A computed fold for a 520-nucleotide part of an RNA from an uncultured bacterium, annotated as small-subunit ribosomal RNA, 5' domain. Its mean pLDDT, the model's own confidence on a scale to 100, is 85.
Context: one part of a larger RNA
RNA sequence: CGAUGAACGCUGGCGGCGCGCCUAACACAUGCAAGUCGAACGGAGUUGUUUUGGAGAAGCCCUUCGGGGUGGAACUGAUUCAACUUAGUGGCGGACGGGUGAGUAACACGUGAGCAACCUGCCUUACAGAGGGGAAUAACGUUUGGAAACGAACGCUAAUACCGCAUAACAUAACGGAAUCGCAUGGUUUUGUUAUCAAAGAUUUAUCGCUGUAAGAUGGGCUCGCGUCUGAUUAGAUAGUUGGUGAGGUAAUGGCUCACCAAGUCGACGAUCAGUAGCCGGACUGAGAGGUUGAACGGCCACAUUGGGACUGAGACACGGCCCAGACUCCUACGGGAGGCAGCAGUGGGGAAUAUUGCACAAUGGGGGAAACCCUGAUGCAGCGACGCCGCGUGAAGGAAGAAGGCCUUCGGGUUGUAAACUUCUGUCUUCAGGGACGAUAAUGACGGUACCUGAGGAGGAAGCUCCGGCUAACUACGUGCCAGCAGCCGCGGUAAUACGUAGGGAGCGAGCGUUGUCC
Numbered sequence: 001c002g003a004u005g006a007a008c009g010c011u012g013g014c015g016g017c018g019c020g021c022c023u024a025a026c027a028c029a030u031g032c033a034a035g036u037c038g039a040a041c042g043g044a045g046u047u048g049u050u051u052u053g054g055a056g057a058a059g060c061c062c063u064u065c066g067g068g069g070u071g072g073a074a075c076u077g078a079u080u081c082a083a084c085u086u087a088g089u090g091g092c093g094g095a096c097g098g099g100u101g102a103g104u105a106a107c108a109c110g111u112g113a114g115c116a117a118c119c120u121g122c123c124u125u126a127c128a129g130a131g132g133g134g135a136a137u138a139a140c141g142u143u144u145g146g147a148a149a150c151g152a153a154c155g156c157u158a159a160u161a162c163c164g165c166a167u168a169a170c171a172u173a174a175c176g177g178a179a180u181c182g183c184a185u186g187g188u189u190u191u192g193u194u195a196u197c198a199a200a201g202a203u204u205u206a207u208c209g210c211u212g213u214a215a216g217a218u219g220g221g222c223u224c225g226c227g228u229c230u231g232a233u234u235a236g237a238u239a240g241u242u243g244g245u246g247a248g249g250u251a252a253u254g255g256c257u258c259a260c261c262a263a264g265u266c267g268a269c270g271a272u273c274a275g276u277a278g279c280c281g282g283a284c285u286g287a288g289a290g291g292u293u294g295a296a297c298g299g300c301c302a303c304a305u306u307g308g309g310a311c312u313g314a315g316a317c318a319c320g321g322c323c324c325a326g327a328c329u330c331c332u333a334c335g336g337g338a339g340g341c342a343g344c345a346g347u348g349g350g351g352a353a354u355a356u357u358g359c360a361c362a363a364u365g366g367g368g369g370a371a372a373c374c375c376u377g378a379u380g381c382a383g384c385g386a387c388g389c390c391g392c393g394u395g396a397a398g399g400a401a402g403a404a405g406g407c408c409u410u411c412g413g414g415u416u417g418u419a420a421a422c423u424u425c426u427g428u429c430u431u432c433a434g435g436g437a438c439g440a441u442a443a444u445g446a447c448g449g450u451a452c453c454u455g456a457g458g459a460g461g462a463a464g465c466u467c468c469g470g471c472u473a474a475c476u477a478c479g480u481g482c483c484a485g486c487a488g489c490c491g492c493g494g495u496a497a498u499a500c501g502u503a504g505g506g507a508g509c510g511a512g513c514g515u516u517g518u519c520c
Base pairs, nucleotide, nucleotide: 002519003518004517006516007515008514009513010512013392014391015390016389017388018387019385020384021350026348027347028346030345031344032343035092036091037090040089041088043086044085045084046083047082048081051078052077053076054075059070060069061068062067099303100302101301108228109227110226111225112224113223114222115221118220119219123216124215125214126213127212128211129210131165133163134162140155141154142153143152144151145150171196172195173194174193175192176191177190178189179188180187181186201208202207229275230274231273236266237265238264241263242262243261244260245259246258247257248256278300279299280298281297282293283292284291285290305326306325307324308323309322328339329338330337331336356382358381359380360379364378365376366375367374368373395425396424397423398422405416406415407414408413429461430457431456432455433454434453435452439447464509465508466507467506468505469490470489471488475504476503477502478501479500485492486491
C1' cells in the first nucleotide's frame, strides 16, 4: 500500500446491489418450519332432496264458550339421492429442502481410473399379464383401569391393508450340451430338463393406477493410483493384528464377523503417539513463483442434548421417527409421565461485536392429488445496521467598498477572501399533488400506490474527520515550563516548543474520517 463476515471514537443526506453470532456444538418461554390424497376403504357428521310415519302452532269455519272440525308451520323417526367435512385403516412423501462445523489427518476431500463384486422408489421405452378365493383388524359399540400420558377385555365391519390357490418366462436356482471371448477369479450367447415365485382396483368412461421381465436415465455403494498441516524434547507399533481354508452376513467385494491353520503386517521414503483442522471450486495478496485463507455462493463429507441400538423403507441406522442408558428442564393425585431451535423469528447468557417473535405463496422450485387445490420460515420480498462496494447531492454564474469580525503585524499593512453580503438563475436529491408499471402473452402481484413519469414550491432540509518536526502534503501566535502531555520509528517538553494544549491559517480524504486486530 492492498484486503476484511470486522470492532471502537467522532460525524452522518439519499439510492442501488450485496453482507450481517467469527465467542457458549451454551440453555431455551412462545408461534410457525411436512404434509397430502374421500377418484383406495368402512364409518361418523352437516346441509339439501325423494318417499313414508309421529306430532300438531298460526289462520279459517262452527260453538252450548267447555270445545269441535279444517289446516298444515316449527320439531322429530325411518328411507332415496346429491354435495360437503373428516378422526381412523390404507397409499405416497416425512432419507428432499433448511441448519451447523463438534468430530474427523481419513479413500473424509480433490483428481484420475476400476467394479468380470453391486443396488436404484418416482420417470422413459419395450414385451407380457391382471383368473378365482379366504381369514382378520382399526374406526365403531359395550364394559372397564389411570390424576394425566395412555390403555385393557369382549363384540361387529371395509379396502389399492393381509394370506393361500391358479397361470409362468427373454426371471431365479440346480444339473447338463454347444459356440465364443477375455483381464486372474471368469464373462457373453444359445439350447435341454426340473423346481420356485405375481397382480388391485378407482372413476365424471377421458383416464389414472396394479404385476412380472428387459433396457435407459437419475441417484447412490465399494475398490485403487496420486495429492492433502505441525512435532523425533513421540522410535518402535500391532493378536482379528497380517495372510490362508471354510462358514456366516451384506445389494455387493472384503477379518466385515466367526471356527481352524500359519506367523505374519507397518515403520527414519517417519509407522505409532501427541497437537491442530471439516475438504474443495474459489477468495485475498503478489509482476510471477509463492504466501495466507475456506465468511457469503456452488460441490462433497460429518453431526442433530451425550452415548448406544435397531425397526420401517427403493433409500436412514433417520434434525422437527422409535427403543435403551446418562445429564438437564417441566408436569404429577408420588404410582408415573413429557421434552430436545447446530430450521425461521425471538429470549437469557457469553462477548469488542452481529438484525424482525414482519408479508406472501404473486414468481421459481419441492411434496401430495386425475384435477380443483392444499402444504412449503425453501424461496420471493419488506424491516433494522455507513458493515462493504458503487453512484448522486449538500448549489451554479456574476460579484472589490477587497465590508465587518477573527488572526498575525516591522503598525505601513498582510491574511481569512469572490469567501460572505448582494444580483441573476437551476431543480439532481427533497416536499406536495396527479398518473402509474415490467415481473403474468387467459386468470392470479406479497413487493406496492413501490420503481418510474408529469406538474408545482423553494437555496430552501443535507459536512465532517484526521493531520501540519523528519519519514509525509501542510506554519504562525499564545499558554505550559522534563510539569501537563505527545509518540508508528527517530524522538519532542527543563521560559521565545512549526513535535504538548488552544486559536488563526493550511494540507489530505470526504458521508465518511481516524484508530485497533488479522493476512499478503
It matches the Rfam family "Bacterial small subunit ribosomal RNA".